[in-house]
Context: one part of a larger RNA
RNA sequence: GGAUGAACGCUGGCGGCGUGCUUAACACAUGCAAGUCGAACGAGGAAUUUUAAAUGAGACUUCGGUGGAUUUUAAAAUUCUUAGUGGCGGACGGGUGAGUAACGCGUGGGCAACCUGCCCUGUACAGGGGGACAACAGCUGGAAACGGCUGCUAAUACCGCAUAAGCGCACAGCAUCGCAUGAUGCCGUGUGAAAAACUCCGGUGGUACAGGAUGGGCCCGCGUUGGAUUAGGUAGUUGGUGAGGUAACGGCCCACCAAGCCGACGAUCCAUAGCCGACCUGAGAGGGUGACCGGCCACAUUGGGACUGAGACACGGCCCAAACUCCUACGGGAGGCAGCAGUGGGGAAUAUUGCACAAUGGGGGAAACCCUGAUGCAGCGACGCCGCGUGAGCGAAGAAGUAUUUCGGUAUGUAAAGCUCUAUCAGCAGGGAAGAAAAUGACGGUACCUGACUAAGAAGCCCCGGCUAACUACGUGCCAGCAGCCGCGGUAAUACGUAGGGGGCAAGCGUUAUCC
Numbered sequence: 001g002g003a004u005g006a007a008c009g010c011u012g013g014c015g016g017c018g019u020g021c022u023u024a025a026c027a028c029a030u031g032c033a034a035g036u037c038g039a040a041c042g043a044g045g046a047a048u049u050u051u052a053a054a055u056g057a058g059a060c061u062u063c064g065g066u067g068g069a070u071u072u073u074a075a076a077a078u079u080c081u082u083a084g085u086g087g088c089g090g091a092c093g094g095g096u097g098a099g100u101a102a103c104g105c106g107u108g109g110g111c112a113a114c115c116u117g118c119c120c121u122g123u124a125c126a127g128g129g130g131g132a133c134a135a136c137a138g139c140u141g142g143a144a145a146c147g148g149c150u151g152c153u154a155a156u157a158c159c160g161c162a163u164a165a166g167c168g169c170a171c172a173g174c175a176u177c178g179c180a181u182g183a184u185g186c187c188g189u190g191u192g193a194a195a196a197a198c199u200c201c202g203g204u205g206g207u208a209c210a211g212g213a214u215g216g217g218c219c220c221g222c223g224u225u226g227g228a229u230u231a232g233g234u235a236g237u238u239g240g241u242g243a244g245g246u247a248a249c250g251g252c253c254c255a256c257c258a259a260g261c262c263g264a265c266g267a268u269c270c271a272u273a274g275c276c277g278a279c280c281u282g283a284g285a286g287g288g289u290g291a292c293c294g295g296c297c298a299c300a301u302u303g304g305g306a307c308u309g310a311g312a313c314a315c316g317g318c319c320c321a322a323a324c325u326c327c328u329a330c331g332g333g334a335g336g337c338a339g340c341a342g343u344g345g346g347g348a349a350u351a352u353u354g355c356a357c358a359a360u361g362g363g364g365g366a367a368a369c370c371c372u373g374a375u376g377c378a379g380c381g382a383c384g385c386c387g388c389g390u391g392a393g394c395g396a397a398g399a400a401g402u403a404u405u406u407c408g409g410u411a412u413g414u415a416a417a418g419c420u421c422u423a424u425c426a427g428c429a430g431g432g433a434a435g436a437a438a439a440u441g442a443c444g445g446u447a448c449c450u451g452a453c454u455a456a457g458a459a460g461c462c463c464c465g466g467c468u469a470a471c472u473a474c475g476u477g478c479c480a481g482c483a484g485c486c487g488c489g490g491u492a493a494u495a496c497g498u499a500g501g502g503g504g505c506a507a508g509c510g511u512u513a514u515c516c
Stems, first nucleotide, its partner, number of pairs: 001516004006512005013388006019381002021346001026344003030341003035088003040085002043082012059066002095299003104224008114216002119212007127161001129159002136151006167192005173186005197204002225271003232262003237259006244252001274296004278289004301322005324335004352378001354377003360374001361372004391421004401412004425457001428451004435443001460505005465486003471500005481488002
């Protein structure tokens, strides 16, 4: 000198764009953050219409009736709504960096050892049956959370049967190819496994197989902090055979067998740490950092476990244990902000319990649409960067005041006053977007444009001995104090304090901390 997610002191006009718990992965009140589909299904409710039955008001009446308001019940249709069954999604998006020195990450490869819902392409299909369980009804337990028993019922829920182009498994054969295990294609025999309907008739779905796309899984080479005042470490340890398990290879797991394996090219242990693209600095080489944004990983009160599923060993799912908090009728239950706001606490220190789904994107749905604290915006903070303003021109009686003085003057100083202008910003009034494809705008009457109006509302901070730009007076008297280094202060201090003047930067200026 540059830089910062900064803090502190003094000061503070406006706008744009960014950015904001670096500390306690400390504890959390409250609200919201993941739902959706009635075009899968039964059932309940509401509204409207129609029909039928009953009821029968006012009115008219020849007293016989006519007439039909209103209300109730039943059936049908349409629309709306939903607790439940079912489907898809809750594995994405969002947060945090505790752990991890590791194939975790980066980079380059491999899988002849693998999976892939939704999407796209192609081929072939969808025949015929069955039994349940919720909801519901009845009874019943419990303070509650939540149940129990009996009975009824639907489906794109569940289960057999049929069919099998293709597929899986077992056995045998042929051909081609390869970097080994081997791979691919063809054929034969045996054997096994599918499906679901809805509809507004346009479609939307379902099953099997093959291919693609996308997303993942596993393996390997190289790279990836410090310590030897850590030198030996290791028993599923290293390898083999067999069996199991997985989508898949593998001590991944198990039985048996062998005794191996790693290590001064630093094993093991200890400490520290998420990694990278990038960011800061530097001419570069290098050094430092890993906030925001993007990619990967790990975690979700702590520890463990599996279930479901294409995908999890699952932040707002389940089970167990532990700590903590809350409710309780003491028998038993409920919870998890490292989502967005917000609270307490810690701290030098870090924001609103805001608006909207209008845009972009995501989930569900045929769609309308619903949900979305993702996101878009707004609010707060000079926290940072950038831009603008606080006026411009003329103006010497060099006014007054102030400081100083050798008392003549000198400085402040064209500075002010005064005259003439201008209106950026702010304020007032009028108009008023783009962002939106036909409609739909939170932002927002915002940006922007126009008009009138007044120099009015808008400057501070640090420094002045040398380094280092900028000097005098008074006070103080090794005191009070200053200080980055050298050093200043003991009676004329350009170094302390105040004033005048000056220098630097400027809505900031200094200080502190850290990096180059």

The prediction has a mean pLDDT of 85.
Predicted 3D model of a 516-nucleotide part of an RNA (small-subunit ribosomal RNA, 5' domain) from a metagenome.
Its Rfam family is "Bacterial small subunit ribosomal RNA".